[in-house]
RNA sequence: CGCUUAGAUAGAGGCGCGGAGAGUAAGAGUAGCGUCGGACAAGGUCGGCAGACCGUCCGGAGUGAAAGGACAAUUCGCCGAAGAAAUGGAAAACCUGCCGUUUUUCCGUUUCUGGGCCGUCGGGAAAUACCCGCCGGACUGUCACAAAACUUUGUGGAGCGCUAUCAAUGGC
Numbered sequence: 001c002g003c004u005u006a007g008a009u010a011g012a013g014g015c016g017c018g019g020a021g022a023g024u025a026a027g028a029g030u031a032g033c034g035u036c037g038g039a040c041a042a043g044g045u046c047g048g049c050a051g052a053c054c055g056u057c058c059g060g061a062g063u064g065a066a067a068g069g070a071c072a073a074u075u076c077g078c079c080g081a082a083g084a085a086a087u088g089g090a091a092a093a094c095c096u097g098c099c100g101u102u103u104u105u106c107c108g109u110u111u112c113u114g115g116g117c118c119g120u121c122g123g124g125a126a127a128u129a130c131c132c133g134c135c136g137g138a139c140u141g142u143c144a145c146a147a148a149a150c151u152u153u154g155u156g157g158a159g160c161g162c163u164a165u166c167a168a169u170g171g172c
Base pairs, nucleotide, nucleotide: 002172003171004170007166008165009164010163011162014079016078017077018076019075020074023071024070032063033062035060036059037058038057039056040055043054044053045052046100047099048098049097050096051095082113083112084111085110086109087108088107089106090105091104092103093102114140115139117137118136119135121133122132123131124130142157143156144155145154146153147152
C1' cells in the first nucleotide's frame, strides 16, 4: 500500500409490524333490578377448610347495563418490526382469611417463523366478526447457483439474512 472480516453506523421489503384512539356495531332486549303468578326443599357465592351473606328455579309484562373480543379517521414508535409455543419470577382480580386453581398485566429465558394475501383443518371467542397455529397455493423482497440474453426463467436458502458506507490493535 492492497485485499479481507470481527465490529460499527445507515438503509430496503409493503394490503409491512406494534402501541394509543373519540366514536360505532355486536354483546343484548342478555345479566341485573323491582313487580305479578307458579313449582320446589337443597343448596348457592371457582375448589378445600373456617367465616359471612343469600331461599332456589320457571314464566308474564316493565325497566335495562357492563366486561373481555372487533372495527376505526387520525396519530406515535418502528423494519425480529413483531408473533407463537414452552418455561421462571412478580403483581392484581375472582365476598373475607389461609391454601390451591383460573384469568389478566409486567419482567425475563429457550425454541420456531423473511413478508403479507387466499383456502382447508384445528384452537380461542357469544359470533358467520376477529385473532392464533399446522398444511397447501399463487404472489413478493433478498441472496446463492444454473440457463437464457439484458431482464427474465428455473432450483435452492433463510431475517443468526440482505444492501451501502467506515473498518483494526485481527488475518492474508